[in-house]
Predicted 3D model of a 1237-nucleotide part of an RNA (large-subunit ribosomal RNA, half B) from Desulfonema ishimotonii.
The organism belongs to Desulfonema, within Bacteria.
Context: one part of a larger RNA
RNA sequence: CCCUGGUUAAGGAACUCGGCAAAAUGACACCGUAACCUAGGGAUAAGGUGUGCCCCUGUUAUGUGAAGCAAUUUUCUUGCGGAGCAGAGGGGGGCCGCAGAGAAAUGGCGGUAGCGACUGUUUACUAAAAACAUAGGACUCUGCAAAGUCGCAAGACGAGGUAUAGGGUCUGACGCCUGCCCGGUGCCGGAAGGUUAAGGGGAUCUGUCAUCUUCGGAGAAGCAGUGAACCGAAGCCCCGGUAAACGGCGGCCGUAACUAUAACGGUCCUAAGGUAGCGAAAUUCCUUGUCGGGUAAGUUCCGACCUGCACGAAUGGCGUAACGACUUCCGCACUGUCUCAACCAGGGACUCAGUGAAAUUGUAUUGGCGGUGAAGAUGCCGUCUGCCCGCGAAAAGACGGAAAGACCCCGGCACCUUUACUACAGCUUGACAUUGGAUUUUGAAACAGUAUGUGUAGGAUAGGUGGGAGGCUGUGAAACAGGCACGCCAGUGUCUGCGGAGCCACCCUUGAAAUACCACCCUUGCUGUUUUAGGGUUCUAAUUCCGACCCGUGAUCCGGGCGGAAGACAGUGUCUGGCGGGUAGUUUGACUGGGGCGGUCGCCUCCCAAAGAGUAACGGAGGCGCGCGAAGGUUCCCUCAGGCCGAUUGGAAACCGGUCGCAGAGUGCAAAGGCAUAAGGGAGCCUGACUGCGAGGGAGACAUUCCGAGCAGGUACGAAAGUAGGUCUUAGUGAUCCGGCGGUCCCGAAUGGAAGGGCCGUCGCUCAACGGAUAAAAGGUACGCCGGGGAUAACAGGCUGAUCGCAUCCAAGAGUUCACAUCGACGAUGCGGUUUGGCACCUCGAUGUCGGCUCAUCACAUCCUGGGGCCGGAGCAGGUCCCAAGGGUUCGGCUGUUCGCCGAUUAAAGUGGUACGUGAGCUGGGUUUAAAACGUCGUGAGACAGUUUGGUCCCUAUCUUUCGCGGGCGCAGGAUAUUUGAGAGGAUCUGUUCCUAGUACGAGAGGACCGGAACGGACGAACCAAUGGUGUUCCGGUUGUCGCGCCAGCGGCACCGCCGGGUAGCCAGGUACGGAAAGGAUAACCGCUGAAAGCAUCUAAGCGGGAAGCCCCCCUCAAGAUUAGAUAUCCCAUCGGCAUAAGCCGACUGAAGACCCCUUGAAGACCACAAGGUUGAUAGGCCGGGUGUGCAAGUGUGGCAACACACUGAGCUGACCGGUACUAAUCGGUCGUGAGG
Repeated sequence: CCCUGGUUAAGGAACUCGGCAAAAUGACACCGUAACCUAGGGAUAAGGUGUGCCCCUGUUAUGUGAAGCAAUUUUCUUGCGGAGCAGAGGGGGGCCGCAGAGAAAUGGCGGUAGCGACUGUUUACUAAAAACAUAGGACUCUGCAAAGUCGCAAGACGAGGUAUAGGGUCUGACGCCUGCCCGGUGCCGGAAGGUUAAGGGGAUCUGUCAUCUUCGGAGAAGCAGUGAACCGAAGCCCCGGUAAACGGCGGCCGUAACUAUAACGGUCCUAAGGUAGCGAAAUUCCUUGUCGGGUAAGUUCCGACCUGCACGAAUGGCGUAACGACUUCCGCACUGUCUCAACCAGGGACUCAGUGAAAUUGUAUUGGCGGUGAAGAUGCCGUCUGCCCGCGAAAAGACGGAAAGACCCCGGCACCUUUACUACAGCUUGACAUUGGAUUUUGAAACAGUAUGUGUAGGAUAGGUGGGAGGCUGUGAAACAGGCACGCCAGUGUCUGCGGAGCCACCCUUGAAAUACCACCCUUGCUGUUUUAGGGUUCUAAUUCCGACCCGUGAUCCGGGCGGAAGACAGUGUCUGGCGGGUAGUUUGACUGGGGCGGUCGCCUCCCAAAGAGUAACGGAGGCGCGCGAAGGUUCCCUCAGGCCGAUUGGAAACCGGUCGCAGAGUGCAAAGGCAUAAGGGAGCCUGACUGCGAGGGAGACAUUCCGAGCAGGUACGAAAGUAGGUCUUAGUGAUCCGGCGGUCCCGAAUGGAAGGGCCGUCGCUCAACGGAUAAAAGGUACGCCGGGGAUAACAGGCUGAUCGCAUCCAAGAGUUCACAUCGACGAUGCGGUUUGGCACCUCGAUGUCGGCUCAUCACAUCCUGGGGCCGGAGCAGGUCCCAAGGGUUCGGCUGUUCGCCGAUUAAAGUGGUACGUGAGCUGGGUUUAAAACGUCGUGAGACAGUUUGGUCCCUAUCUUUCGCGGGCGCAGGAUAUUUGAGAGGAUCUGUUCCUAGUACGAGAGGACCGGAACGGACGAACCAAUGGUGUUCCGGUUGUCGCGCCAGCGGCACCGCCGGGUAGCCAGGUACGGAAAGGAUAACCGCUGAAAGCAUCUAAGCGGGAAGCCCCCCUCAAGAUUAGAUAUCCCAUCGGCAUAAGCCGACUGAAGACCCCUUGAAGACCACAAGGUUGAUAGGCCGGGUGUGCAAGUGUGGCAACACACUGAGCUGACCGGUACUAAUCGGUCGUGAGG
């Protein structure tokens, strides 16, 4: 020093994130018990009182029940009987102690709010919670071969259950409630319509070629290919429903007789615009909102308000008794949590004996400061300091150890999500098969028959074209009656009856002439047949299911039989459309002064670009992703913008004239370079905006790209020379693959063709991430993982110093006047390296991050105290500046806070640096893992410098360093004492009152300097007489129990059992003391004399004064002060050999002194130091005393007894004081030498 315990004066939460921890409470009985309430509870609420021992009541109540007696069904049993034993509870009286549940075990209590109803469950190993669960509520699915689940299937669970059942989802007791929106998404429903697969269907077209042919070609059948219309389900579209499905639930403007506000009005949008309730909340950013309460003081808390950034109604809203190791705030009690620490006990640490690890470790001969340096050096440079080696301690450094950083970035992986992409399971749809009979009905096609047809004009309901002058009628015309069909309400067609002889065309209107008649068709119907496709009903034989029916058989299997139900459906197979994060594989760009967000990505022009070309940046500026059949070619012609002068309407600008005018105009479009010989403007004729080529060059890694004379063909313009292969030039773009179209001398799987391909031309990409990964691709990870990076961020350092802080200069102004008492605009110049940044230089094989605590240390731009100048200084008080770093610089409330605000003080409550000093020193409230919730964002996984509750802090010290303590050697002989002081450290604070003096000053109010005194606060070191604490056995009391045979008396254990006291020692809150005074040299400043500069001047020579500061003075250490100092005293003089010698070797000797050893110590880890060792009081013992406790044992007396009284201030008494050799320090040994450069 640490751990575990005990006690503590005064105060009592002031501690701290927080009463963490500790203390306190505690048993039993009785009394008593609030709000609230679900009437159960709350409740052991709270708060009180009692509790020991003895005697009496008392032969107590009560329990047990012997002897004996009686009855009897006679060894039983029953009744009577009460001896003996045990024995509460109550009442009364008494006794003792500080204390009677005397020890141990054994709730602290109350109030407020949040959340969750509750008991339960959970992250085995950092989270126990508000999370999960829960009864209860709701929605939804499911009719039994149930839905759902597992499985390829068989089969199984569900369930031997049957809608009061089972599955899924949400909510979460209870109470009051649960509003509006169906536009989106989902789900459910929907016989219409649109779209749509396989399949059915086959038109058309193509190839081939018998044949024909004008030799170009056409082309039957067949065989092939192609495959249109049409039929074809679900799905989707569409129409509805549904929110206790996923979800959602507005804006602007105006308005009331103070103001404010807006019941009211207007307007826009929406699917609908948030109702009740609640509300700065687990939700409120601003925010510590505002008000109230509580407190001396309240970022928390409670109650309100409502401006709800961003509450809100089963992702439930609001309440709520009870409950909670939950979270918040307050109070009472209580305390060492604290002010502020002290003592004690035990266990470690330390010493000795025994035994004996670990991480780590480039080698180490491992210092401070300043500098340097990959930017923070034991190791480099400079300088200072420093004899060698240990032991005990402390942790500032060794960018200490541990873990190839978990944050960040880069690369990869994994898992998760979804309206990313693509698949697959699964579900679902239809076709065909398994798969049959009957009947009915519907669609389509073909054929046949039959009907059908209204613009206007017109006798009228004229379908088209052609033929046509006649047609129908006794096989019954007109007319009439009735029915049916169509219908444009005018009529048309047809059937039946009646009727008994006619009816119609040609002629008039019309684009078209008669349904008079015939033929071929069109539109729209109807009928029939055939084909085809569907629908309904029905049958039973496939198939499926059921049966406590029968048999195998004594079998819930299986098989067969019988009976029943369903039934060509279902189921299953193949093909097929849809749904399809259920599952899987993947994708989800790069640049980037970290990454993300933003921006950008190709091409053109300019600057940067440094006079060839080229040249970077998330440098500075702009454009392009076209246009134009003229805006192209050619020939010819013309000259602009603007100014001035003149001129009808006419103006600044219209058109006209004159004059000046190298270009300021114009150029289709950005800029640059060009252009008047024009490339600018106009006209005529034209299409060279040609075909085939191309010597030779420029740019480029390539791919590509650009320029190009000339040749051939044919062409335009021009008289011709000539010019023309688009456009004044430079942008106007996209490789390859794949496919389409046109052309073609090419190839053509036996041959001929064809299919298909090639070649030429051309088309299809914001492949714009523009040299284009695929036809086809988004997100989350705080559950994360791996590989890397200080190539790259967050902390710290470094560089920089924009920002920041401070200062200086100038002086417009403010200051009544007056720039400069004080303040100082517009500006200028520095310094500092505390802010926010910039940069990305060390560190990512780890430099722990805010705040607090502890301990500091430095700077000075000084908060106080000290010295001064000026003042717009009367005094007091102050403003400002100069000097000055010696010391000092408070306690609380709130919050994690630093900060800040507040309360109360103070001489003052300084500003900064030190890795925003300090986590191998502590804490862990905040931030920053995993859990959970709210608000918000997101479809979601999830996310948020938003909030909220919870949440593992390791290290035995090798080196340096620091504080202590030793050993060695040295200090030219060895010792014992006493010292000097080079040097180092410590200390250094300040108030109040009084006197001077109510004086100076002042109208007064007020009120000093200088000088002197007293008393304090804080701090320090020391001490224990007093005041107190402790005092683990010094004394006493006492409970339970055990032991000494019992009584008595003692002892053990129970925290020292508990309790009351307390010696020594150690202590503080206690006591006494300290800072001073003096001297020297100075700072700012104030002076003397005094020139340079005949003056002036504190200065230049010279001389004074002048601070808590400096050097001394005071205290402590100190000669390893290796420069090793000084003084006093003590000790040692032998022989031999070698040698020049102070030297070596061998004998002898062994001083002074010291040590070992022993007894010890207010000394001490060990060592050391100190006292002592028989010539002795060192320790123990003993004796005496002191001190403490508080009256022993025993005996006697009193009392029934508990107990009391007397002997008795008794007995006992560690460490204290003194004495005394009784015991032990016995006897001994070792070192140290011989006279010394």
The full RNA is in RNAcentral, with records from Rfam. Rfam family: Bacterial large subunit ribosomal RNA. The prediction has a mean pLDDT of 86.